[in-house]
This record gives sequence, C1' cells and structure tokens, in this order.
RNA sequence: CAUUUAUCCUCUGGAGGGAGCCUUUAGAAAGGCCAAUGAAGGGGAAAUCCCGGAAGCCCACGGGCUAAGCGGUAAUCUCUCAGGUAAAGGGACAGGGGAGUCUCG
Repeated sequence: CAUUUAUCCUCUGGAGGGAGCCUUUAGAAAGGCCAAUGAAGGGGAAAUCCCGGAAGCCCACGGGCUAAGCGGUAAUCUCUCAGGUAAAGGGACAGGGGAGUCUCG
C1' cells in the first nucleotide's frame, strides 16, 4: 500500500428424525406420554499458551530451568436443556449482490 476478516441487509441452495398415542377442538394450536433427530440457540471440554515455582536440576551465587498445581481458550466433536420430526415456517453453513468502521491477522 492492497486484499480479506468481525457485524448487518437481501437473493439462492440447504440435512436429519413418528402426518406417533391420549385429552381437547370443526380443524390447527395448546397440554400430557413414549420414540427417535442435530445444522436455531445453549451447555461441556484438548493441546499449544498463560500463571505458578518445590526439600527437584543447573549456576559465574547475580540468577536460570522445571515438576506438582491453577486458569483461560474451540469445532460440523459431544450433551440433548431448548428447538424441530408431512407441507408451510424455521434452519448451521455455502454462494451471489450490497452496506461497512475499529482492532487483530
């Protein structure tokens, strides 16, 4: 110097698992009971790293290096709280088109 990234808008694509049983209702929704699902959300957790510094080790005796221990930090992993298990809607994530600053890289 350039590009990209966090974040936001919009378009497109987008999996899995019971159109389960009972109550109620015109039906849907809701409530209860089982079963399975993981890609809204949420929880858990590794090493590097950081703190620590022993009756350990080294030393030029000024110090240095560590063990135990503590802490922090992920995911498409894991849990299945929540959500969802015909369509619709939602949907992690990906691509297209835009908005757009700071820090880090």
Molecule: Glycine riboswitch aptamer
Organism: Desulfobacterium sp.